[in-house]
RNA sequence: AGAGUUGGCCAGACAGUCGCUGGUCGUAUUCGCAAGAAUGCGGCGGGAGGAAAGUCCGGGCUCCAUAGGGCAGAGUGCCAGGUAACACCUGGGGGGCGUAAGCCUACGGCAAGUGCAGCAGAGAAUAUACCGCCAGUUGAUCGGUAACGUGAUUCAGGUAAGGGUGAAAAGGUGCGGUAAGAGCGCACCGCGCGGGUGGUAACAUUCCGUGGCAAGGUAAACCCCACUCGGAGCAAGACCAAAUAGGAACCUUUUUGUGCGGCCCGCGCAGGGUUCGGGUAGGUUGCUUGAGGCGCACGGUGACGUGUCGUCCAGAUGAAUGACUGUCCAAGACAAAACCCGGCUUAUCGGCCAACUCUCACU
RNA sequence: CCGCUCGUAGCUCAGAUGGAUAGAGUACCGCCCUCCGAAGGCGGUGGUCGCGCGUUCGAAUCGCGCCGAGCGGGCCA
Numbered sequence: 001a002g003a004g005u006u007g008g009c010c011a012g013a014c015a016g017u018c019g020c021u022g023g024u025c026g027u028a029u030u031c032g033c034a035a036g037a038a039u040g041c042g043g044c045g046g047g048a049g050g051a052a053a054g055u056c057c058g059g060g061c062u063c064c065a066u067a068g069g070g071c072a073g074a075g076u077g078c079c080a081g082g083u084a085a086c087a088c089c090u091g092g093g094g095g096g097c098g099u100a101a102g103c104c105u106a107c108g109g110c111a112a113g114u115g116c117a118g119c120a121g122a123g124a125a126u127a128u129a130c131c132g133c134c135a136g137u138u139g140a141u142c143g144g145u146a147a148c149g150u151g152a153u154u155c156a157g158g159u160a161a162g163g164g165u166g167a168a169a170a171g172g173u174g175c176g177g178u179a180a181g182a183g184c185g186c187a188c189c190g191c192g193c194g195g196g197u198g199g200u201a202a203c204a205u206u207c208c209g210u211g212g213c214a215a216g217g218u219a220a221a222c223c224c225c226a227c228u229c230g231g232a233g234c235a236a237g238a239c240c241a242a243a244u245a246g247g248a249a250c251c252u253u254u255u256u257g258u259g260c261g262g263c264c265c266g267c268g269c270a271g272g273g274u275u276c277g278g279g280u281a282g283g284u285u286g287c288u289u290g291a292g293g294c295g296c297a298c299g300g301u302g303a304c305g306u307g308u309c310g311u312c313c314a315g316a317u318g319a320a321u322g323a324c325u326g327u328c329c330a331a332g333a334c335a336a337a338a339c340c341c342g343g344c345u346u347a348u349c350g351g352c353c354a355a356c357u358c359u360c361a362c363u
Numbered sequence: 364c365c366g367c368u369c370g371u372a373g374c375u376c377a378g379a380u381g382g383a384u385a386g387a388g389u390a391c392c393g394c395c396c397u398c399c400g401a402a403g404g405c406g407g408u409g410g411u412c413g414c415g416c417g418u419u420c421g422a423a424u425c426g427c428g429c430c431g432a433g434c435g436g437g438c439c440a
Base pairs, nucleotide, nucleotide: 001359002358003357004356005355006354007353008352009351010350012328013327014326015325016324017323018322020047021046023044024043025042026041027040028039029038030037031036049334053345054344056343057342058341059340060339061233062232063231064230068265069264070263071262073229074228075227076226077225078092079091080090081089082088093107094105095104096103097102108224109223113222114221115218116217130163131162132159133158134157136155139154140153141152142151171189172188173187174186175185176184190213191211192210193209194208195207196205197204198203237285238284239283247276248275249274250273251272252271256270257269259267278439279438292312293311294310295309296307297306298305299304329332364436365435366434367433368432369431370430373389374388375387376386382420391407392406393405394404395403413429414428415427416426417425
């Protein structure tokens, strides 16, 4: 200098004018016995995000349900830890990719059972004989020789070395062995099992023994194993006010209905459910200071935890957070809260910082 | 906010139990028939199976993540 990896940060800036929204202080008016409430004016300070999004997970909160048990159902799936919890995060192990920094990983069990594999191919899971190779005339036919299984075709066999088909053909290499071959035997490599050793564990092993190898793929096929799970959601829920047809029809009657979102045993309650028709489409509360963010200190490899420390803080409800002007340059992306948090996923112009890797050049 | 369904040719739909070229009707184009047209007959064109990643030998079909469209429920009595 170039190429790259990982982590973090910013999300146009500054000034002026005019607004919008909610808070607080002061003041005026009205209402009220009072507490206080409503409205106007003025001052002060606050006012979207890293994803506010998708609503995919997990919790808080609220209401309902819950003697207990079983079958279904859903989810998770290497190990350890973190956490309120998780399918998230951290660290580690196995596997894969990359020269490397590093990245990815639905990663329990086909050695419990059942199933599936089109076409091609001889054979596709109890393996298989199409070509090839091999012995056989005490198989057959033909040909040949002075004579001899010496030749050709064929027959019933042996063989998984070689060819060919396929995504996949039942360990690899070498030597021996054999009619030809083959873990048939042996050596090495690979693989399985048992033990030892190291590690909390997953797992590793250049250690020891043992088995000729038995056990191909598929569980994002059924399934098995282990663990977890009550339901609904701020339109939850509470209060005030308003409105009315507290109506109609049908189903059900303890072998029923409902309590669950599926069922059963069991338990509690006594009416319940569906449809049609009708009404209201105010207001207050829940509502935002919380498992809170940032900084610092300490503990931990880290996620994270602790702290009497410092600092910061939207709350709308047709729904605010904007418009205009000027200056500047790197020319401004994706997009906007709606009960609240922790994650994941997806979208995103441009730029900055730190650490690390590889290549080239120079010293 | 909660629950559910769908996306395949221009249009309407099959295929969803993995299996190789993804079909049918209609529309469109050409030919035949007819004096001409319609109808009819024959042939043909036309597909990112909404998109991406994965599992598998193999994906329209299975899994996950996105995108789009649609339906239903809630308050009072």
Molecule: RNase P RNA; transfer RNA
Organism: Pseudomonadales bacterium